[in-house]
């Protein structure tokens, strides 16, 4: 230095053109409690950065960053 892959809430992690982006877990509020915990409801958080394709792009494509393999 070539080639493959991965990037999503605070963590893990699903989804792959039209969704209101699921779920756990974590915080935060509320009921329960004589408190705490467990338990039940709830409210808040995300598509690494930019171009492109498209009527529409988290999803295709390039480019760029980080990180992983590899091969030299």
């Nucleotide at each position: 230095g070539g080639c493959c892959c991965c990037u999503u809430g605070g963590u893990c992690a699903a989804g792959c053109g039209g969704c209101u982006a699921a779920g756990a877990c974590g915080a935060c509020g509320g009921c329960c409690u004589c408190u705490c915990a467990c338990g039940c409801c709830g409210u808040a958080a995300a598509c690494a950065g930019g171009g492109g394709u498209u009527c529409g792009a988290u999803u295709c494509c390039c480019c760029u960053a980080g990180g992983g393999g590899u091969c030299a």
Predicted 3D model of a 72-nucleotide RNA (transfer RNA) from Ruminococcaceae bacterium OttesenSCG-928-I18. The coordinates come from a structure-prediction model, not an experiment, and the mean pLDDT is 83. It matches the Rfam family "tRNA". From the family's description: Transfer RNA (tRNA) molecules are approximately 80 nucleotides in length. The sequence was found in a public genome assembly.